Predicted 3D model of a 1475-nucleotide RNA (small-subunit ribosomal RNA) from a metagenome.
[in-house]
RNA sequence: AGAGUUUGAUCCUGGCUCAGGACGAACGCUGGCGGCGUGCUUAACACAUGCAAGUCGAACGGACGAAGCCCCUUCGGGGGCCGAGUUAGUGGCGGACGGGUGAGUAACGCGUGAGCAACCUGCCCAUAAGAGGGGGAUAACAUCGGGAAACCGAUGCUAAUACCGCAUAAGACCACGAUAGCACAUGCUAAUGAGGUCAAAGGAGUAAUCCGCUUAUGGAGGGGCUCGCGUCCCAUUAGGUAGAUGGUGAGGUAACGGCCCACCAUGCCGACGAUGGGUAGCCGGACUGAGAGGUUGAACGGCCACACUGGGACUGAGACACGGCCCAGACUCCUACGGGAGGCAGCAGUGGGGAAUAUUGGGCAAUGGGGGAAACCCUGACCCAGCAACGCCGCGUGAAGGAAGAAGGUUUUCGGAUUGUAAACUUCUGUCCUAAGGGAAGAAAGAAAUGACGGUACCUUAGGAGGAAGCCCCGGCUAACUACGUGCCAGCAGCCGCGGUAAUACGUAGGGGGCAAGCGUUGUCCGGAAUUAUUGGGCGUAAAGGGUGCGUAGGCGGCCGAUCAAGUCAGGUGUGAAAGACCCGUGCUUAACAUGGGGGUUGCACUUGAAACUGGUUGGCUUGAGUAUGGGAGAGGCAAGCGGAAUUCCCGGUGUAGCGGUGAAAUGCGUAGAGAUCGGGAGGAACACCAGUGGCAAGGCGGCUUGCUGGACCAAAACUGACGCUGAGGCGCGAAAGCGUGGGUAGCAAACAGGAUUAGAUACCCUGGUAGUCCACGCCGUAAACGAUGGAUACUAGGUGUAGGGGGUUUAACACCUUCUGUGCCGGAGCAAACGCAAUAAGUAUCCCGCCUGGGGAGUACGAUCGCAAGAUUGAAACUCAAGGGAAUUGACGGGGGCCCGCACAAGCAGCGGAGCAUGUGGUUUAAUUCGAAGCAACGCGAAGAACCUUACCAAGGCUUGACAUCCCCUGACAGACAUAGAAAUAUGUUAUCUCUUCGGAGCAGGGAGACAGGUGGUGCAUGGUUGUCGUCAGCUCGUGUCGUGAGAUGUUGGGUUAAGUCCCGCAACGAGCGCAACCCCUACAUUUAGUUACCAGCGGGUAAAGCCGGGGACUCUAGAUGGACUGCCGGGGACAACUCGGAGGAAGGUGGGGACGACGUCAAAUCAUCAUGCCCCUUAUGUCUUGGGCUACACACGUGCUACAAUGGCCGUUACAAAGGGAAGCGAGUGCGUAAGCAGGAGCGGAACCCAUAAAAGCGGUCCCAGUUCGGAUUGUGGGCUGCAACCCGCCCACAUGAAGUCGGAGUUGCUAGUAAUCGCGAAUCAGCAUGUCGCGGUGAAUGCGUUCCCGGGCCUUGUACACACCGCCCGUCACACCACGGAAGUUGGGAGCACCCGAAGCCGGUGGCUUAACCGCAAGGAGAGAGCCGUCGAAGGUGAGAUCAAUGACUGGGGUGAAGUCGUAACAAGGUA
Repeated sequence: AGAGUUUGAUCCUGGCUCAGGACGAACGCUGGCGGCGUGCUUAACACAUGCAAGUCGAACGGACGAAGCCCCUUCGGGGGCCGAGUUAGUGGCGGACGGGUGAGUAACGCGUGAGCAACCUGCCCAUAAGAGGGGGAUAACAUCGGGAAACCGAUGCUAAUACCGCAUAAGACCACGAUAGCACAUGCUAAUGAGGUCAAAGGAGUAAUCCGCUUAUGGAGGGGCUCGCGUCCCAUUAGGUAGAUGGUGAGGUAACGGCCCACCAUGCCGACGAUGGGUAGCCGGACUGAGAGGUUGAACGGCCACACUGGGACUGAGACACGGCCCAGACUCCUACGGGAGGCAGCAGUGGGGAAUAUUGGGCAAUGGGGGAAACCCUGACCCAGCAACGCCGCGUGAAGGAAGAAGGUUUUCGGAUUGUAAACUUCUGUCCUAAGGGAAGAAAGAAAUGACGGUACCUUAGGAGGAAGCCCCGGCUAACUACGUGCCAGCAGCCGCGGUAAUACGUAGGGGGCAAGCGUUGUCCGGAAUUAUUGGGCGUAAAGGGUGCGUAGGCGGCCGAUCAAGUCAGGUGUGAAAGACCCGUGCUUAACAUGGGGGUUGCACUUGAAACUGGUUGGCUUGAGUAUGGGAGAGGCAAGCGGAAUUCCCGGUGUAGCGGUGAAAUGCGUAGAGAUCGGGAGGAACACCAGUGGCAAGGCGGCUUGCUGGACCAAAACUGACGCUGAGGCGCGAAAGCGUGGGUAGCAAACAGGAUUAGAUACCCUGGUAGUCCACGCCGUAAACGAUGGAUACUAGGUGUAGGGGGUUUAACACCUUCUGUGCCGGAGCAAACGCAAUAAGUAUCCCGCCUGGGGAGUACGAUCGCAAGAUUGAAACUCAAGGGAAUUGACGGGGGCCCGCACAAGCAGCGGAGCAUGUGGUUUAAUUCGAAGCAACGCGAAGAACCUUACCAAGGCUUGACAUCCCCUGACAGACAUAGAAAUAUGUUAUCUCUUCGGAGCAGGGAGACAGGUGGUGCAUGGUUGUCGUCAGCUCGUGUCGUGAGAUGUUGGGUUAAGUCCCGCAACGAGCGCAACCCCUACAUUUAGUUACCAGCGGGUAAAGCCGGGGACUCUAGAUGGACUGCCGGGGACAACUCGGAGGAAGGUGGGGACGACGUCAAAUCAUCAUGCCCCUUAUGUCUUGGGCUACACACGUGCUACAAUGGCCGUUACAAAGGGAAGCGAGUGCGUAAGCAGGAGCGGAACCCAUAAAAGCGGUCCCAGUUCGGAUUGUGGGCUGCAACCCGCCCACAUGAAGUCGGAGUUGCUAGUAAUCGCGAAUCAGCAUGUCGCGGUGAAUGCGUUCCCGGGCCUUGUACACACCGCCCGUCACACCACGGAAGUUGGGAGCACCCGAAGCCGGUGGCUUAACCGCAAGGAGAGAGCCGUCGAAGGUGAGAUCAAUGACUGGGGUGAAGUCGUAACAAGGUA
């Protein structure tokens, strides 16, 4: 410090996710030791039991009473004195500290800093002074009584440091007087005059003295109160408040104060967020972070609050009191039913809740606290121990050597590799451990005594590698890979995503990586996240500028002086507790931990200064702003009046059959006279041309005239003197549609009706047509209200147009120069993700406002406000997804565009589709009808040839190391032949008794054992190879350079041209490669060479004829070589190019014709059944052998063909002319036989020689005469022939007979542009036999092509795109089903808060009488005072009532979301087919 994830790829926006750290944790697996910490986060739920606050006999009276002494004694003991000691009670001090918890609390509660001139303070310290003399009671105790108990009552006795008068009064307090000083308002301080009120306690000790007591002043420490500032969320909480705000007076308090009360006034708080609701103890700190921040408030420390819930006071220095009291309530316990008792949020512990949190331990030795003179007592504070890997830190589980790289495991290409120096083995060490011995510090003190921890830490000795390693991960992020199993199953998953038979992603194993007594998971927080942006973001198109103006508060604000010092800056002072953190040290062996010192603590307050800037005050200025003056421009606004053109309607004339409308029609109108045309009239709405633009805040504004009226601009510079900018709320304006009332209505036109279209058509089109559109008044308040761009100011290159005004120049006009204001286009810097913006900024800056923070849910729900309504404004959540989006790129696609090709269309010729047959396929059938091929690019395809074989299928019968290969052992005829059985394979029998040899053995055959063979079994979606296809289409790329952030672009686009990315020109490109073309083959011409088996002109011979022979090398031909054609020449066009058109010459002319040749790639195209091959599967069978059957089936459907339907023909006769091939298990002549197929026979020929082998159509002659025929030949019968082991299923051929359909073929569709189509025959491969198929060959030999609008396919450029599996794409909504969360809902239930009223405990306060009453007064009566009782105010709980609010639930209902393969349509994306 970043990374993954949207895309085919890219850049950007943007969310989601990960890597880090942390934890009072929990869970899973595992677990050796020690140190230091930590340990109910949930039920402030309920609690058994024990302990947690007592102490003082030196305050007091009693009681008990050891020892001692004395007396008595029945020897048990009893009594007395003294009396250590114990102690219930009175009294004192302490139970307000310490300890726990975080329920409540949004508050002066907390933090921080001030203040109290408005206060208190026990114990402690210092100082000053004092303590004289009296009095009356009362617990205990005793007796009696009540009660189950708790406990209580009566009577009697008694003490005090308990209580109460009196004296004294330095002093304090109260009111009054006067003085001085001071001050922050009320005032304060000091001394003082006179008056009033007010104290005391003793105890111990022989004593000294000590401990107490009283008053006062001061201190220390503690507390109370007040104030400034800070302190969470919701505005879908906007108004709140009646002691409320203030005053006066009185009361109350330690003290100020509406704290309380009476009266008076009507204030006070609030957008700088009152009130209400929700949540929460606050802080030092802790975690995280670079920081700023964010989160948090366990442990330790400070403050606060609470103590079963609520209320209350008492006592006291201090409490409204955790282990005190009273009352009420709930709960629990005891009870004799009358009454009582209780409060673990102290330490342990129990139940419960929960994912989850410990011992009913030891000790007061230390530290600290209470009491005491002290000894001492108490102390679950505390110190320790126990439990828990809960955390942090440290240590160990051994170290060194050790290669035959052991065994085993895993894997393997079988060679090996790996585990791995790892182990074994050798030599060592002893931390922890075990045993034994020694043994602390912590203790302070000074003479002793005193240690829970603890015989612990530590030290020594001995023993022995002996007892001590796991967890997670290994697809990317992210470090670490293989095998097997599984087969979209089981499962994994933080995100992306893995798994559908070769899974590094599941499970296991081996190996590896990481961490380590832990490792993972889950949860939470911060980080990464600049993803709330102060540091540090944005708003044209990604989310985001308010529709627009005026303007309030607020924010911000021109130039020059003076002054103040609030902000600001500097110095000083106080504070910022300790702990923590940081730095430097120190102590535990180290560390964690502990500890000393230091710095810092960004803050707050006070104080002294500075005066530039901001701000305040004050004086001035004119440039911002405004006013006045003079001009011209304009559809600016409002009102009234007027005008013409057009549509429609009405009336009349002319006139006749249609009009209208559409893609085409129809509805509609018209013979009752339409439409057309002429004239007249009515009415409403809108204003052609001008027209370019202009003014306006936006919305919006257009005939002409008049009236009223707003604003902008220019000129000059007279006046004011910062008067400015922005603008939350607020107030206006605000298209269209819509609403209300009343008018108006020509045209247009939602709804509606009809007609069409369509599968449907509630649409698009047509004919009609009502609201509405218009006017007046009033609502609504929204729009893609858009420049998708808030306003203001300043600055920052240019060019060009236009509107208005001014200046200059010119005699004047035009033109030109210049300036201000407005409005457009282009463009530089700059900006920007890119597109683009660019003085009218989206640039550079400042100020102010509005708005955004992933998509969906949703601009929805609820609430509120507004509205007559429609609805508008404000505006969520649950849930769900990993995206959503912007710009640009390359493709693909478009019922987008442009250009151009192709038998693509058109123009033609011949077909197919109809018939019969052949053949292939589908389907069906079957025991089997083997398998594959599937739009083009499967279907006369694999198959260049299924009777058996082939053969893979079926049935039946056999074999199991096998039909075939290699290795080992044995045997040597077991082979062969024959016979028998059988359908055969095969079995049995008879016969037969192997070959070669270098003598090792080898071949062959049989038998045997196992390794193995074998598989046309699966997967063409695991593959190689081969092939099809786009397509012989002209394309596909690369290097370097350049451009772009990038994907990419450029080159390859453009202008021409070509069959062609062919060539030329231009050009930020320059070159190159694979393709094109050429090079290769055939063919067309010629030359030359050669001349047999081919040829034969001339010469000779020769025949019936014949290159038959001699011969020839001329010709044809054969087959080698060469030439030839290159736009080379001429002319036109073109750009002086490429090229093209025409021409000449030429056998051939513009690639002459044909072939071979197929770029990068596409289709998971085809083939595992040609072959090869991974993996899987079968192994007495999915292998192999055999016989028979099947692949040949047949209601049908399709493809491809053949033959026809006839006269351009059929038939008969006669008669020409090829090319290319094949031939030895072959082709097979002549000859003979047969009607023929063929047979007999065998010449010749491994071929320019012989044979197949007569080419046929054509030609000539004849016949048929338009018919189901002398067309057509299917089908069938009979008889033959051939091949073959065998033609039944199931071959071909011949002859005779039979003589079907069919008379030119619907929709539709195929081929072909010249030696082509069409037509005619010939050959070959396969092959025993079997082509209408296939592949070749030649013969005869056309028609048409205007042209590129359209169909199909393709190429290039361009455009749009929401497509990229790429239009066979994507995608929307209803309906149906399942699940989920939410809204509404008659209601129902519950909670918290408040209001009103009723009741009214305890208690304080007040009142009160005829009650009671030791101290004081009084001789007494009585009084003062006090108390109980009663009454009253207040008052908790409780009750009642009406609402508001929150939550839960609710038949039914509403939409929403999600869910591999449901239904209906086709809305959107291309002009998406109606933008």

Its mean pLDDT, the model's own confidence on a scale to 100, is 84. Its Rfam family is "Bacterial small subunit ribosomal RNA". Rfam links the family to the GO terms structural constituent of ribosome and ribosome.